[in-house]
Context: one part of a larger RNA
Molecule: large-subunit ribosomal RNA, domain II
Organism: Candidatus Parcubacteria bacterium
């Protein structure tokens, strides 16, 4: 992993609100007794308790009463239906739905391991250093001292075996081993190791102090018990079918993953269109937008005033700049408003719609982490699958279609069947259902084949569509041929400056044109070349702007590698129009099932319930709320099977919407059903669930 058992809302008491029964201005009886056919069952037992009158703080007063200073109005309560007993929801108090703490307190066990102590034994191979003392000698007159021999043999001394210990590595990691094995490593006469006997115990002890260590257990041992401890936490909670169906918000909360009240769901009774929608009427208001009239902010011109350390003139004074008011022109604002919508909100009215609309009473939840997507805003960075609000769908609790794939996007709301039609969204060349459908243009980059899901400034005689100017058979644009002169080398500058460093000026002539000169080019001239004319040619050309669609720009990490693939170029790509089709659980048709709703019909003694039949509508569901049923054991009551084979086993067949049933075969050997009530240890796949097996 799997299998088969088992494996979780009980049970008593009081409360409450509802079904069902008795009785009823009452009703019940407890204890405790009688009697018995004794876990039983009949009959006494009225103490009690609940009700039958309230209201006030209370005296008290009563169908009233309190309060209103009084009196009368007024307000607040109340003016007879309860009690009892099962059932069933739901609270309370108990382990109160099953598991599951770490832990907190009691009592006892423990120092055979480890920690320190006491008492009493035992251990330590060799080597190595030479402390102090001793004797002797120099040195000094001598002591003292100092130095050299010898000598001796200290030490928490060196080095190294048992021994004690664990440094760094590996190896082991279902091990040889709940800590070990290998190589290497540290002490080894000392605060050293060590037998054997004793002592100290749990908030206690040891402790050369790491919170170490106290029997593989230690920031408070182990065992048992208080005990089923709590556990706003995880996890788990077992048959079917039908009806409706939430929230993930406000407030408060030592509160924030819990909770209480509210809002939403949902029964049950009561009211009877109150609800919802549209259209009108009357209100309300300060957003969008605009504006500049207040507050603020800010450009440009100008007028007057002041001031001015800038400039000119220097005398007034002129320009320039500030700063205040004023006018003209052009803005800006969530905390500006001279205006000011649409949406919206409330009330009135009228029409609509007839619903699983509204309200009241009560019984019963859950929900209190919310997501994405469009609007409108705050916060961020006009960033987020970010965050906070507002409002509106959707997921949540929503299957289907489409979007390659994909909770929230488009399209659509599954009640069950059908080898039936029409559609939606989005498709129609294969993949793959349906046009290689028709008319018009674009695009040449496989751009592109994407609703969105990323491309930008910036760059181009790519190309299609429009506007404006202009030139042109008196011949224009391109190309070729020719021509481009003279004053003059223009004047200045300058070594030079001749068309071409530069500066200033660009004028005359001849001409069909021809610049005091567009480049190139020289040291400066030359040279080459252009504007400008003429010739050839012969029919269009030159510029700006406005737009479709293409192009560059454009780099990622394992070949292509995000059109889904394939593939596609007068399209299978983009833009416009058009006719088909296909496409879902949506619509329609056949059938069928259950509700409600209406209407007939029938049956019970009335209201009313029940069954049949037709018509409408409705039947997506997650917490959750109601309803309706299956089935298991076991007990009364009646009725049935069973050795001519019962329970249970296996396997088919029919039957029900289903849980479940029945039947027939085979197995099996001795007990079982069915009807009506009862009562529960009453339904398993999941809880790192518990045992057993595989």
């Nucleotide at each position: 992993u799997c299998c088969u058992a088992c494996g979780a809302g009980u049970u008593u008491u009081c409360g409450u609100c509802u079904c069902u029964c008795c009785c009823a201005a009452g009703u019940c009886u407890a204890a405790g007794g009688g009697c018995u056919u004794c876990u039983g069952g009949c009959c006494c037992g009225g103490a009690g308790g609940c009700a039958a009158a309230g209201u006030g703080a209370a005296a008290g007063c009563g169908a009233g009463c309190g309060u209103g200073a009084a009196u009368g109005a007024g307000c607040g309560c109340g003016c007879g239906a309860g009690g009892g007993a099962g059932g069933g929801g739901c609270g309370a108090a108990a382990g109160a739905c099953c598991c599951g703490a770490a832990g907190c307190c009691a009592g006892u066990c423990g120092a055979u391991c480890u920690a320190u102590c006491c008492c009493u034994g035992g251990g330590c191979a060799g080597g190595g250093u030479g402390a102090a003392g001793g004797c002797g000698g120099u040195g000094g007159a001598a002591a003292a001292c100092a130095c050299c021999g010898c000598u001796g043999g200290a030490g928490g001394c060196c080095c190294g075996a048992a021994c004690c210990g664990g440094u760094g590595g590996g190896u082991g990691g279902u091990g040889c081993a709940a800590a070990a094995c290998c190589c290497u490593c540290g002490g080894a006469c000392g605060a050293c190791c060590u037998g054997g006997g004793g002592a100290u115990a749990g908030g206690g002890g040891u402790g050369a102090a790491a919170g170490g260590c106290c029997u593989a257990u230690c920031u408070a041992g182990g065992c048992u018990g208080g005990g089923a401890a709590u556990a706003g936490c995880u996890g788990g909670u077992u048959c079917u079918c039908c009806c409706c169906g939430a929230a993930a918000u406000a407030g408060c909360u030592u509160u924030a993953g819990g909770g209480c009240u509210a809002g939403c769901c949902u029964c049950a009774g009561g009211c009877g269109u109150u609800u919802c929608c549209u259209u009108g009427g009357u209100a309300c208001g300060g957003u969008a937008g605009a504006g500049c009239a207040c507050u603020g902010g800010a450009a440009g011109a100008g007028a007057u005033a002041g001031c001015u350390u800038a400039c000119c003139u220097u005398u007034u004074g002129g320009u320039g700049g500030c700063u205040a008011u004023c006018u003209c022109u052009a803005c800006c604002a969530a905390a500006c408003u001279c205006c000011g919508a649409a949406u919206g909100u409330a009330c009135c009215a009228a029409g609509g719609u007839a619903a699983a609309a509204g309200c009241c009473u009560g019984g019963g939840a859950g929900u209190c982490a919310g997501a994405g997507g469009g609007u409108g805003g705050g916060g961020g960075a006009g960033a987020a699958g970010c965050u906070c609000c507002a409002u509106c769908c959707u997921c949540g609790c929503g299957a289907g279609g489409g979007g390659a794939a994909c909770a929230a996007c488009c399209c659509a709301g599954a009640c069950c069947c059908c080898a039936a039609g029409c559609u939606a969204a989005g498709g129609c060349c294969c993949c793959g259902a349906a046009a290689u459908c028709c008319g018009g243009g674009c695009u040449a980059a496989g751009u592109g084949c994407u609703a969105a899901a990323u491309a930008a400034a910036g760059g181009a005689a790519g190309u299609g569509g429009g506007a404006u100017u202009c030139c042109u058979u008196a011949g224009a644009c391109a190309a070729c041929c020719g021509g481009g002169a003279g004053g003059u080398g223009a004047g200045c500058u300058u070594a030079g400056a001749a068309g071409c460093a530069g500066c200033u000026a660009u004028c005359c002539u001849u001409u069909a044109a021809a610049a005091a000169g567009u480049g190139c080019g020289u040291a400066a001239c030359a040279g080459c070349u252009u504007a400008c004319c003429g010739g050839u040619c012969g029919a269009g050309g030159a510029a700006u702007c406005c737009u479709g669609c293409g192009c560059c720009g454009a780099a990622g990490a394992u070949u292509c590698a995000u059109a889904g693939g394939g593939g596609c170029u007068u399209a299978a790509g983009c833009c416009c129009g058009g006719u088909g089709c296909c496409g879902a659980a949506g619509c329609u048709g056949g059938g069928g099932a259950u509700a409600g709703c209406u209407a007939g019909c029938a049956a019970a003694a009335u209201u009313u319930u029940u069954g049949c039949u037709a018509g409408c509508u409705a039947u997506g569901g997650u917490a959750g709320g109601g309803g309706a049923g299956c089935g298991u054991u076991c007990c009364c009551a009646c009725u049935g099977g069973g050795c001519u084979g019962a329970a249970g086993g296996c396997a088919g067949a029919c039957a029900g919407u289903g849980a479940u049933g029945u039947c027939u075969g085979c197995u099996g050997g001795a007990c079982u059903g069915g009807u009506g009530g009862g009562a529960a240890g009453u339904g398993a796949g999941a809880a790192u669930g518990u045992a057993g097996g595989a």